A computed fold for a 128-nucleotide RNA from Microlunatus phosphovorus NM-1, annotated as FMN riboswitch aptamer (RFN element).
RNA sequence: AAUCGUGCUCCGGGGUCGGUGCAAGUCCGAGCCGGCGGUGACAGUCCGCGACCCGCUGCAGUUGCAGCGGUUGAUCUGGUGAAACUCCAGAACCGACGGUGAAAGUCCGGAUGGGAGGCAGCACGGAC
Numbered sequence: 001a002a003u004c005g006u007g008c009u010c011c012g013g014g015g016u017c018g019g020u021g022c023a024a025g026u027c028c029g030a031g032c033c034g035g036c037g038g039u040g041a042c043a044g045u046c047c048g049c050g051a052c053c054c055g056c057u058g059c060a061g062u063u064g065c066a067g068c069g070g071u072u073g074a075u076c077u078g079g080u081g082a083a084a085c086u087c088c089a090g091a092a093c094c095g096a097c098g099g100u101g102a103a104a105g106u107c108c109g110g111a112u113g114g115g116a117g118g119c120a121g122c123a124c125g126g127a128c
Base pairs, nucleotide, nucleotide: 004125005124006123007122008121009120010118011117016030017029018028019027032105033095034094035049036048037047038046044093045092053070054069055068056067057066058065059064075091076090077089078088079087097109098108099107
């Protein structure tokens, strides 16, 4: 120097224009957004993970923490190529829970929370 371990920190985008209506960022038309790892090549739609929700067990003692399990959305056609459901062209589709004067991916809230993962940052340590 490289590498390994532990702790802490960091890390999600999007309501614009018009219409209806007493009332809609929730409906209608057009537009807007896309966490993390993997994959012969770049993925919201492939294979998985995380978030939300549910159950069980333990701790704890009223509301949480940890572990395990369950649930959880959506893509095709053509082209290029050795290789692409990932690129290019075209046409589609999807988006937890609670709230709301009216139905929400985008507003408000739980959340100054949780969290996958990182060849990210910092600190400490071990071995060589």
Taxonomically the source falls in Microlunatus phosphovorus (Bacteria, Actinomycetota, Propionibacteriaceae, Microlunatus). The RNAcentral record of the sequence draws on Rfam and Ribocentre. The prediction has a mean pLDDT of 79.